[in-house]
This record gives sequence, structure tokens and C1' cells, in this order.
RNA sequence: GCACGAGUAGCUCAGCAGGCAGAGCACGCCCAUGGUACGGGCGAGGCCGUGGGUUCAAUUCCCACCUUGUGCU
Repeated sequence: GCACGAGUAGCUCAGCAGGCAGAGCACGCCCAUGGUACGGGCGAGGCCGUGGGUUCAAUUCCCACCUUGUGCU
């Protein structure tokens, strides 16, 4: 330098034939126990990597860029 993949909650990851963003773990409160662990209920936490474009509407489609992984040279 070229090709391909990934970037979404604190962490690991879903969701993407365009139409109100989710799960598990972790965190807070509560239930339960004599107490702990396990278990159950509720809650908080995201401007979906950045900037543009298309569209009535973009996490989703298109372009550029950034970060990262793999392969090739």
C1' cells in the first nucleotide's frame, strides 16, 4: 500500500429485507434466609466510532475518515 471483518450499556454480545434500541454478567433498591450463597422482582445506565449523503424517517443503505483484527504484497 491492497483485500476482508469488527466498532451498539461498565464488560461480553444480539438487533440491521429502514419505522419507539435489547439480553447476559456487573451496579443500586427490595423480597426471601437466623445469616451467607443460590434464587426472584424492580430500577439506573446508550445521543449505536466520527463527519457527510439518500429518505417523510437511518443503528440499519451510500461515501469519506478514525480505531482495531486477520491475510497478501
Transfer RNA from a Tepidisphaeraceae bacterium, 73 nucleotides, folded computationally. The sequence is in RNAcentral, with records from ENA. Lineage of the source: Bacteria > Planctomycetota > Phycisphaerae > Tepidisphaerales > Tepidisphaeraceae. The coordinates come from a structure-prediction model, not an experiment, and the mean pLDDT is 82. Its Rfam family is "tRNA". It is annotated as a transfer RNA. Gene Ontology term of the family: triplet codon-amino acid adaptor activity.